This is a predicted structure of a 535-nucleotide part of an RNA (large-subunit ribosomal RNA, domain I) from Capnocytophaga canimorsus. Its Rfam family is "Bacterial large subunit ribosomal RNA". Rfam links the family to the GO terms ribosome and structural constituent of ribosome. Model confidence (mean pLDDT): 82 of 100. The full RNA is in RNAcentral, with records from ENA.
Context: one part of a larger RNA
RNA sequence: GGCGUAUGGGGGAUGCCUAGGCUCUCAGAGGCGAAGAAGGACGUGAUAAGCUGCGAAAAGCUGCGGGGAUUGGCACAUACGAGUUGAUCCGCAGAUAUCCGAAUGGGGCAACCCACUGCAUUGAAGGUGCAGUAUCCUAUUAAGGAGGCGAACCCGCUGAACUGAAACAUCUAAGUAGGCGGAGGAGAAGAAAACAAAAGUGAUUCCGAGAGUAGUGGCGAGCGAAAUUGGAUUAGCCCAAACCUAUACUGUUUAGGCAGUAUGGGGGUUGUAGGACCCGAUAUUGGUUGUUAAAUAGAACUAGAAGUAUUUGGAAAGAUACACCAUAGCGUGUGAUAGUCACGUAUAGGUAAUGUUUAAUAAAUCAUAGGGAUAUCCUGAGUAGGGCGGGGCACGUGGAACCCUGUCUGAAUUUGCCGGGACCAUCCGGUAAGGCUAAAUACUCCUGAGAGACCGAUAGUGGACUAGUACCGUGAGGGAAAGGUGAAAAGAACCGUGAAUAACGGAGUGAAAAAGACCCUGAAACCAUACGCUU
Repeated sequence: GGCGUAUGGGGGAUGCCUAGGCUCUCAGAGGCGAAGAAGGACGUGAUAAGCUGCGAAAAGCUGCGGGGAUUGGCACAUACGAGUUGAUCCGCAGAUAUCCGAAUGGGGCAACCCACUGCAUUGAAGGUGCAGUAUCCUAUUAAGGAGGCGAACCCGCUGAACUGAAACAUCUAAGUAGGCGGAGGAGAAGAAAACAAAAGUGAUUCCGAGAGUAGUGGCGAGCGAAAUUGGAUUAGCCCAAACCUAUACUGUUUAGGCAGUAUGGGGGUUGUAGGACCCGAUAUUGGUUGUUAAAUAGAACUAGAAGUAUUUGGAAAGAUACACCAUAGCGUGUGAUAGUCACGUAUAGGUAAUGUUUAAUAAAUCAUAGGGAUAUCCUGAGUAGGGCGGGGCACGUGGAACCCUGUCUGAAUUUGCCGGGACCAUCCGGUAAGGCUAAAUACUCCUGAGAGACCGAUAGUGGACUAGUACCGUGAGGGAAAGGUGAAAAGAACCGUGAAUAACGGAGUGAAAAAGACCCUGAAACCAUACGCUU
């Protein structure tokens, strides 16, 4: 020096655990904000650095309800208190709520500085206190609204590239990512100028099939319908105009009026064309709000069955024996594995604020229908359509219909007009150029209940712990590590060695200290000691 055995150190794998995550289901909620939000700064405790709570009324104040013995948050110490005259705690409703922040009196390097007006304080000045003083929009006497924040979902405007095509340019990626604006609990769409095809359907939306079909495509890569059909859910309406009328103004007048314009009221709303107008008859019916009554939902919360003994053990819930309850044998805890020990569970009850439903009522308000005739009037114009250039449609200009429009043009008026994938005819379907509309659909920052052939501390969120913390960066931004004594601190009085408040040895606690706070288990690497063998 090597190997082996033994005993330790070191280290923190493994096992077990879970306080935290992940993915969903059902229900709720789907917003907050000038009555000052989201988010912060600074304060606030007897002692108080951090987190939490709160705001100069500052780990809190008031009222009502619940509850019934402890209590002054995490946080275990000392001191001083509070509480059966009902605290702490829980629920509901209030009060207070510094400064910054849309930040809004002006300014500003956020949490700071400096004003003006009125009132109060003062004899006056100065100071101090309270209130007000931003911009835009609507209104214009008064007043009202907006602004900012927020996870996804939705609509509009704008809009890439990598990539694929085995290169690349049309094409693709993709109307995706990104940017901007807007709205709501959903949004968008929506009551046929629709489809269809000789038969019919009857607003929109979503899901299944049709179908990877018909098509489209450097006919490459790729892109990719619809009719129809099975379901979910169902709901339909209002204006403009004709006509009548009121008010104001203007014009005109024969001074009675008439006409025009603007605003308001009535009327009216469609394809079997309808309405106005004319004629002639008249009826109800329904919705909303309020009031009353009943039922019901609704916070904290209340009641809530039934087990003992022996035994092993530190400890019984284990084992043994004999019982009991069950509309409760979900679950969690308790010194090991508990239906009957605790909290609970099934079930039953409870009520404030605030709702919901039904009925009645009379009051207000809103809406509502039919017949005949058809001469006249009305039925959405820089619109439909067309040319040029683009875009959207599954459809890349193609035979390219249909929809949108930058530009140039530009109709008809119910004997009208549009469509049925070039175009024409016949036929069929519809009635554009105004508007509103629940449900079925999408999503989850958030709340409650529950689930998992999901994870179990290098996993699962980055974060089980003072985590978006420490730390890094001028900044945008990047971004950790770190869980476990024990059933209970019973957390080791006292003694000794020692310089020692280090460390260790006794003693003591404990079932265990080979559980001693660097604390469950305690692998390997690595280190040491003793002994054996060996070069």